[in-house]
Predicted 3D model of a 1395-nucleotide RNA (small-subunit ribosomal RNA) from Klebsiella pneumoniae.
The prediction has a mean pLDDT of 85.
Its Rfam family is "Bacterial small subunit ribosomal RNA". Gene Ontology terms of the family: ribosome and structural constituent of ribosome.
Lineage of the source: Bacteria > Pseudomonadati > Gammaproteobacteria > Enterobacterales > Klebsiella pneumoniae complex.

RNA sequence: GAACCCCGCAAGGGGGGACAGCGGCAAACGGGGUAGGAAUGCGUAGGUGACGUACCCCGAGGUCUCGGAUAGCCGCGGGAAACUGCGGGUAAUACGGGAUGACCUCACCGGUCGUGGCCGUCCGGUGAGCAAAGGUGUGAUUCCGCCUCGGGAGCGGCCUGCGUGGUAUUAGGUAGUUGGCGGGGUAACGGCCCACCAAGCCCGAGAUGCCUAGGGGGUGUGAGAGCAUGGCCCCCACCACUGGGACUGAGACACUGCCCAGACACCUACGGGUGGCUGCAGUCGAGAAUCUUCGGCAAUGGGCGAAAGCCUGACCGAGCGACGCCGCGUGCGGGAUGAAGGCCCUCGGGUUGUAAACCGCUGUCGGGGGGGAUGAAGUCACGGUGGGUUCUCCCGCCGUGUUGACAGAGCCCCGGAGGAAGCACGGGCUAAGUUCGUGCCAGCAGCCGCGGUAAUACGAACUGUGCGAACGUUAUUCGGAAUCACUGGGCUUAAAGGGUGCGUAGGCGGCCCUUCAAGCAGGGCGUGAAAUGCCCCGGCUCAACCGGGGCACGGCGUCCUGGACUGUCGGGCUCGAGCGGGACAGGGGUGUGCGGAACUUCCGGUGGAGCGGUGAAAUGCGUUGAUAUCGGAAGGAACACCGGUGGCGAAAGCGGCACACUGGGUCUCGACUGACGCUGAGGCACGAAAGCCAGGGGAGCGAACGGGAUUAGAUACCCCGGUAGUCCUGGCCGUAAACGCUGAGCACUAGACGGGAGGGGCCUCGCGUCCCUCCGGUCGCAGCGAAAGCAUUAAGUGCUCCGCCUGGGGAGUAUGGUCGCAAGGCUGAAACUCAAAGGAAUUGACGGGGGCUCACACAAGCGGUGGAGCAUGUGGCUUAAUUCGAGACAACGCGAAGAACCUUAUCCUGGGCUUGACAUGGCCGGAUUAGUCCCGUGAAAGCGGGGCGACGCCUUCGGGUGGAACGGUCACAGGUGCUGCAUGGCUGUCGUCAGCUCGUGUCGUGAGAUGUCGCGUUAAGUCGCUGAACGAGCGAAACCCUUGUCUCCAGUUGCCAGCGCGUCAUGGCGGGGACUCUGGAGAGACCGCCGGCGUCAAGCCGGAGGAAGGCGGGGACGACGUCAAGUCAUCAUGGCCUUUAUGCCCAGGGCUGCACACGUGCUACAAUGGCGCGUACAGAGGGAUGCCAGUCCGCGAGGACGAGCCGAUCUCGCAAAGCGCGCCCCAGUUCGGAUUGCAGGCUGCAACUCGCCUGCAUGAAGCCGGAAUCGCUAGUAAUCGCGGAUCAGCUACGCCGCGGUGAAUGUGUUCCUGAGCCUUGUACACACCGCCCGUCAAGCCACGAAAGCGGGGGGCAUCCGAAGUCGCCGGGCGAACCGCAAGGACGCAGGCGCC
Repeated sequence: GAACCCCGCAAGGGGGGACAGCGGCAAACGGGGUAGGAAUGCGUAGGUGACGUACCCCGAGGUCUCGGAUAGCCGCGGGAAACUGCGGGUAAUACGGGAUGACCUCACCGGUCGUGGCCGUCCGGUGAGCAAAGGUGUGAUUCCGCCUCGGGAGCGGCCUGCGUGGUAUUAGGUAGUUGGCGGGGUAACGGCCCACCAAGCCCGAGAUGCCUAGGGGGUGUGAGAGCAUGGCCCCCACCACUGGGACUGAGACACUGCCCAGACACCUACGGGUGGCUGCAGUCGAGAAUCUUCGGCAAUGGGCGAAAGCCUGACCGAGCGACGCCGCGUGCGGGAUGAAGGCCCUCGGGUUGUAAACCGCUGUCGGGGGGGAUGAAGUCACGGUGGGUUCUCCCGCCGUGUUGACAGAGCCCCGGAGGAAGCACGGGCUAAGUUCGUGCCAGCAGCCGCGGUAAUACGAACUGUGCGAACGUUAUUCGGAAUCACUGGGCUUAAAGGGUGCGUAGGCGGCCCUUCAAGCAGGGCGUGAAAUGCCCCGGCUCAACCGGGGCACGGCGUCCUGGACUGUCGGGCUCGAGCGGGACAGGGGUGUGCGGAACUUCCGGUGGAGCGGUGAAAUGCGUUGAUAUCGGAAGGAACACCGGUGGCGAAAGCGGCACACUGGGUCUCGACUGACGCUGAGGCACGAAAGCCAGGGGAGCGAACGGGAUUAGAUACCCCGGUAGUCCUGGCCGUAAACGCUGAGCACUAGACGGGAGGGGCCUCGCGUCCCUCCGGUCGCAGCGAAAGCAUUAAGUGCUCCGCCUGGGGAGUAUGGUCGCAAGGCUGAAACUCAAAGGAAUUGACGGGGGCUCACACAAGCGGUGGAGCAUGUGGCUUAAUUCGAGACAACGCGAAGAACCUUAUCCUGGGCUUGACAUGGCCGGAUUAGUCCCGUGAAAGCGGGGCGACGCCUUCGGGUGGAACGGUCACAGGUGCUGCAUGGCUGUCGUCAGCUCGUGUCGUGAGAUGUCGCGUUAAGUCGCUGAACGAGCGAAACCCUUGUCUCCAGUUGCCAGCGCGUCAUGGCGGGGACUCUGGAGAGACCGCCGGCGUCAAGCCGGAGGAAGGCGGGGACGACGUCAAGUCAUCAUGGCCUUUAUGCCCAGGGCUGCACACGUGCUACAAUGGCGCGUACAGAGGGAUGCCAGUCCGCGAGGACGAGCCGAUCUCGCAAAGCGCGCCCCAGUUCGGAUUGCAGGCUGCAACUCGCCUGCAUGAAGCCGGAAUCGCUAGUAAUCGCGGAUCAGCUACGCCGCGGUGAAUGUGUUCCUGAGCCUUGUACACACCGCCCGUCAAGCCACGAAAGCGGGGGGCAUCCGAAGUCGCCGGGCGAACCGCAAGGACGCAGGCGCC
């Protein structure tokens, strides 16, 4: 105090109280956030006698009187708005004056207690000062308020100890700074502020600066100690758009108050205003990413209120999100012909798998329906009742009524296995594998690593494993990591001992007694908030979650006790340390002087052509006289022998002799001091060489430099010169593989043997022996060590102190600082990058390492190849095709021991076949069949057609049936298609080299070693001896074959001495077994014998004998292994590919192509030959579609006829070189034979492409071969011919064999090649064809520097200076007080000062 209601005629009065205003309280709590802050904070324990506290509780006392305004309201204005001006008038618990007053405050006095004291507490006295408000109600000391004082509770302010990040590449900081005196200010101490005085204060136990960060309770991890962390919750601090400031107030410098400045945003009428979500929701932006603009004050709590009640995004609830934790379900039982499907398969099966189906059950969760405990006890109202002396007030009890936003358990009914399983993984770590696809692609990957044609590693499938409403991934922390080591590490060589000493701080420190009680020990008390953690109990059906109790909270404080130990105070001791006397050794240091050898230069003499230098040379020096040599002079540097594994020094380092000065050490004796000691961050000093500055000096040597060589080059090694330097004095530098790669000190722990310096004992005194100390070595035990190794000189066992390390590279670099004249030193990162870098040892391999030893490895020698022609293989080229393989040795006359067709092949062209040229099986057919003949077509194969025509068994003779066969069909065949890097087998090679292994034992942590090494010997790992080895195996050797001698047996087809027969002649014949021979069996050779050497061995050398000697010659035989050696085309075989073709058949062509290149050969180039004539002697083989005598024909190849022989019988079959004679006469020939022409022969279906042979003719290159390269050591090389396989024939000069003639050279191992054993080095181990270093286009990444340019933070100085506090001024303004008034007091505006 409007509307409205009531009374009243009205004025007016009463009720009523929205909204607004005045006033009170709150708004400083609660809620949010973590910017700042390294201390003004936090944690913990204390202090405040230096303080405050509204509301609440207790106690005591009080509440008197007066006044002036101002909102609202009314009236009039300004402004777009925000807002605001003027006038009028009004109230209070608003404001003001006065009174009263204490136990309050202040001052003084006296006393008391405490205290070291200033001083403070308490008591008493005196003086001065300071209070208040009412409301309700009939009624208030009583209810609600108000004032003063005291006390309490709770909450704060301030102070102190201790604790609380990084960085020293921040080492000095500080001016109100540190303290004092006096003041100001504050609730309060204080330099908080001010004036003056003094010069302090902090700092290596880290000041100051810079960077980072809210702290704690706690949380994660860990056995713990620790490490990391501070989200939710609790405590504290701080912040509120950014910065500054005060006001109000009990409390703020105030999140949702005020003022100023700024940035930003919004409104605007351009004058001016407004705003601050790090409150709850929500929006935008950014981002890999984080929610609803929900409900309610029902509960708990807060503010105000007397209360009803109001406010409360505190809070309680709900929503969204598997974001976390917990619980539950997706079913349970039965069910094998072990279904189907899938996957695998050795095709038998296995697996998915009782899994499913199917049968029988159950009913959680979800779904539908019903009903609903509980979270609620209060408050209040009414009624009743008891109590507080009285009361309007309060408390208790009972009854009735009243309060749920949200949630909704448990229960009942319905229904029905119905709606509900995924994710990761399966190479090892690590639990769980197969197939296919892919083919270093696609991809995987935490680490190691997978993928290049069989991938348990990629992708898929199947299957398995793990977990399960989850499972994986990423990020991060701790763990493992003893990998920062306090618990609990290291530093000889792995990262790591400072170059050495002196010494400051510090750390550590001998024996005895005493004091104190700091450390230490025992006990008590206080604290260590709650939550969290742990234990027990309890509440939600369990759990998560929650409640109660206990423990813990490792800490701090305080009191009492102890007195050993550490420390402290005091006293003492001598063994540590020092000290004195005597003796000794020494290249310890500094300075001065002296000496000889050598060298160079100069002078002189002799001398006369070189010297010097090297791998060899040259440059250089020399007839202007070098080198060489003699004499003399000068100069500088260094000090031979002694000299040593020896001495001295802290280290660097020190070497002729003498002197002077001087440091240290050792031994011995002992009167002294009395712990005086050890170590040593910083610091100081010393510190090789080189280098630098100044001045000297300079013989030799000698960076740079010049020249000569070497070399691809040679800015090197070698040579000739030569400047700085090396030397001296003074001053810098401060490094090193400054090394024992080993810091210093003390003590302890077996020894042995040398060396140096002293001392002592004994005796036979010496060249003796024993003992002690110090220094300096070698070996070695325990122990230690990863090992190598160390081992009283520790790297052992302990104590003390210092330095240093923490993967490699980047890098001892950059940057900063500091030192230096400079060079550079000291300190010293990061980015980036790698999956290692390292140590020691082992086995191999390798070496332009060593030792020993082999081999036609070289050398010695003989003959070749490489040049020619031709043959043959290969490459290349060509081609329709020139099929394929083989590729250094170890492919290339190789697979080919026989390509005209055949062979022969995915070789090419063309023609054909399709169950196939070949195998097996099933089914069907039926007499179609095998065989043979014919026709058509064709190049053939093939295709089409026709004729004849067998068979087993049974038989009733009609036939039936059936196996081959055939036709059809289905399975399948076939492939010289691919992979020899999927394989077997076989083979080559190292290599006929002498090696390669095992068992047991022993040694070593182990790899591994030993044996197997060493000495000797051998062809040999052959054998002997020694030896921690003893044995054994595979290799070597032997056994086997062959050849060489002899014996025995046998005697045809071989042989023929003797006897006989015969012939022109011949073992032709009788006969013989003697011989040769044949082929069986044996003997023989073993270093057995002699001599020598050797270890009394193994064995070696020589000799005898012997046919043969020291494995007699040759062969077969090839260890563990190597080369992903060779072969899928001999064969076999996994996988893949192909199926009217990559199979099969056929015709023709090709494999033979030729400008070239290489390999292997043949024939030659000639006279040791060629040609002609004559003439002698083999072995081993072959022969029936065969070898072929002989005769005839032919110049010949060959042909015709034809005996013999299945072969010691017959035959191929004359061996040739040789020997004899002759010719040729050095010539592209009487060499050489290519090429070509003609004419022939043979094989064969067929010699055009593309055969061989013969005759005649033709007669090419070639006159001994560049670089290079091969074989061979004796019956070998060389040379000469002969045979055979394959084969119709043959391109065979090839290959495999055979015999004839028959050498030379080497007894060496330096070199080339290869190999064996031992040893050594190694950064190699797909093993030297290894490994590895530097440079390098373009592009990209990272980090430095850079003329400069730009930005951030901070310090100092100065100018301007808002708001505002304080102070001063205050002439302007102002109701209360004083005053009659003028005026004053006081306040305000305003101005100035500091900021």